The RNA shown here (transfer RNA) has 72 nucleotides and comes from a Candidatus Nanoarchaeia archaeon.
RNAcentral records the identical sequence in 2 taxa.
RNA sequence: GCGGGUAUGGCCAAGCGGUUAAGGCAAUAGGCUGCAACCCUGUGAUCGGGAGUUCGAAUCUCCCUACCCGCU
Numbered sequence: 001g002c003g004g005g006u007a008u009g010g011c012c013a014a015g016c017g018g019u020u021a022a023g024g025c026a027a028u029a030g031g032c033u034g035c036a037a038c039c040c041u042g043u044g045a046u047c048g049g050g051a052g053u054u055c056g057a058a059u060c061u062c063c064c065u066a067c068c069c070g071c072u
Stems, first nucleotide, its partner, number of pairs: 001071007010025003018055001027043005048064005
C1' cells in the first nucleotide's frame, strides 16, 4: 500500500429497511423473609464518528476512526 472482517447498555449477544432495539450476566429500586439467599416486579442502549439514499436506516451507499486476519 491492497483486500476482508468486527464495532449495539457495565460485560456477552440477537437484529439483515418499517411496529415497543430480544435475551443472559452484572448493577440498582421495590416486593417476599425475623435477617439473608432463592424467587417475583421495575429501571437503564438511538446502535464507533460524520455525510448521503429513502416516506422511513442499527440494517443500504460514501468518508473517517479503532481493533483483528490475509497479501505485498

Description: The sequence is in RNAcentral, with records from ENA and MGnify. Its Rfam family is "tRNA". Its family is annotated with triplet codon-amino acid adaptor activity in the Gene Ontology. It is annotated as a transfer RNA. Taxonomically the source falls in Candidatus Nanoarchaeia (Archaea, Nanobdellati, Nanobdellota).